A computed fold for a 72-nucleotide RNA from Taiwania cryptomerioides, annotated as transfer RNA.
[in-house]
RNA sequence: AGGGAUAUAACUCAGUGGUAGAGUGUCACCUUGACGUGGUGAAAGCCAUCAGUUCAAACCUGAUUAUCCCUA
Numbered sequence: 001a002g003g004g005a006u007a008u009a010a011c012u013c014a015g016u017g018g019u020a021g022a023g024u025g026u027c028a029c030c031u032u033g034a035c036g037u038g039g040u041g042a043a044a045g046c047c048a049u050c051a052g053u054u055c056a057a058a059c060c061u062g063a064u065u066a067u068c069c070c071u072a
Stems, first nucleotide, its partner, number of pairs: 001071007010024004018055001026042005048064005
C1' cells in the first nucleotide's frame, strides 16, 4: 500500500427493512437466625461516527475511526 472480518447494555452475544432482546453482572424487595441459593421487579442502549437510499434503517449503500487477520 491492497484485500477481508468485527463494532449492539458494565461483560459475553442474538437480532437479514416495521416497538431493540437474552444470559451473566448491578440495585431494590421477598425467602434465611445469618450468608449463599432461589423468586419478583427495576435501572442501564441517541445499535462505533458522519452522510445517503427508503413512508420507515441496528439491518441496504458510501466514507471515516478503532481492533484483528491475510497479501506485498

The prediction has a mean pLDDT of 81. NCBI's taxonomy places the organism under Eukaryota, Embryophyta, Euphyllophyta, Pinidae, Taiwania. Its Rfam family is "tRNA". It is annotated as a transfer RNA. Rfam's curators write: Transfer RNA (tRNA) molecules are approximately 80 nucleotides in length. RNAcentral holds the sequence, with entries from ENA.